About this RNA: c-di-AMP riboswitch aptamer (ydaO/yuaA leader), 162 nucleotides, folded computationally. Its mean pLDDT, the model's own confidence on a scale to 100, is 76. It matches the Rfam family "c-di-AMP riboswitch aptamer (ydaO/yuaA leader)". On this family, see Barrick et al., Proc Natl Acad Sci U S A 2004: "New RNA motifs suggest an expanded scope for riboswitches in bacterial genetic control".

RNA sequence: GGACGGCCUCCGCCGAAUCCGGGCUUCCGCGAAGGAAGUUCGGAACCGGGGACCCACACGUUCCACCGGGGUGAAUCGGGCCGUCUUCCCAGGCCCGUAGGGCAGCCUUCCGUUCCGCCCGAACCCGACAGCUAACCCGGUAGGCGGUCCACGGAAGGAAUG
Numbered sequence: 001g002g003a004c005g006g007c008c009u010c011c012g013c014c015g016a017a018u019c020c021g022g023g024c025u026u027c028c029g030c031g032a033a034g035g036a037a038g039u040u041c042g043g044a045a046c047c048g049g050g051g052a053c054c055c056a057c058a059c060g061u062u063c064c065a066c067c068g069g070g071g072u073g074a075a076u077c078g079g080g081c082c083g084u085c086u087u088c089c090c091a092g093g094c095c096c097g098u099a100g101g102g103c104a105g106c107c108u109u110c111c112g113u114u115c116c117g118c119c120c121g122a123a124c125c126c127g128a129c130a131g132c133u134a135a136c137c138c139g140g141u142a143g144g145c146g147g148u149c150c151a152c153g154g155a156a157g158g159a160a161u162g
Stems, first nucleotide, its partner, number of pairs: 010147005018044011045141006055131001068129001069126004077097006100120004106158008
């Protein structure tokens, strides 16, 4: 000097997953001042589900099948390869695509430019059952990452500060 890793602060990203109070306990504090942590009970805001009329679907006959159906989410739909001795098939695995989604510059939206850029394209839940849906009813407010001294420019409307 460089690389990697850990902790703290700060600044950001995906996502609804944030904010404000009351009680109790413990701690700091001279202190019935003030604050911190935990726990519990509420509220606001945001998000999701169920749930009428109307609309939609369905309502006729025959055959076959029963392999269900639905929800959150961007996360769907394909192709190829592997897959017990042979062939075929299946669970599964891997690669390549793809509908779709994301990428601070106070915020949102729009337009243009860009190395025609860099990533994701999962996972889970309900339990035979749900179209939309006013009133109404029921839930959630997690988790995971990054370091941004740089990808910019313009427009509109806001917010904040003075």